Molecule: Guanidine-I riboswitch aptamer
Organism: Amazonocrinis nigriterrae CENA67
Order: sequence, then C1' cells, then structure tokens
RNA sequence: AGGAUGAGCUUCUAGGGUUCCGAUCGCACCGAGAGUGAGAUGACUGGUCCAAGAGAAGCAGCCGAUUUUAAAAGAGUCGGUCACACGGCGGGAAAAAAGCCCGGGAGAG
Repeated sequence: AGGAUGAGCUUCUAGGGUUCCGAUCGCACCGAGAGUGAGAUGACUGGUCCAAGAGAAGCAGCCGAUUUUAAAAGAGUCGGUCACACGGCGGGAAAAAAGCCCGGGAGAG
C1' cells in the first nucleotide's frame, strides 16, 4: 500500500408513502336525517403496509473459559462478538415512497 472476514435472521423504532381501512371534502340517490354509491385529498394526527451498514432489543452462528468424560464428541454454565462509520447522481419494488435494495457501492476523508 492492497485485499478478505467481521457485514446472518427475528421483533421493533426513527423514517416512508397511499393499495386497503379509517378520516376529511364536496357529488349522486333520498322529502329530511341516517345510509348507500362513485370520486377527490397523504401540504390527513391515524390502523394495515414498507423500513435502517452507519438506530434498539433479542436469537442463531462463531470464539474463549469452565463443568461433565480416561480422552474426545456431545451437552450444560459463564463471558466475548469491539472500535470506526461523511456519502451522491442514477436505477430497482405489480399501491407508492423512503435512512428499503443496488450500497460499509462510486466518490470523499
């Protein structure tokens, strides 16, 4: 100086939009109300939904110590799995968008 691993999963959260539900707004039906139908609005707090490498918790896996054993294997218990982490444009998603994915990428330091 360069490269690899660390960088798996689950449940959530910040965040995200608008299919569905709800909300709001008018329109039609109706004598009125209630209700129904078909629209518009996500510069609607919401439910469902999507969701973090640089957010949280947990699990798996891995590593170490230890108990059990003649020794192993296996099983149990305990501990560790750290630190750092600025970041486009563009593209991808049969609702859509996003700190989602491409991507700890390009680039910068």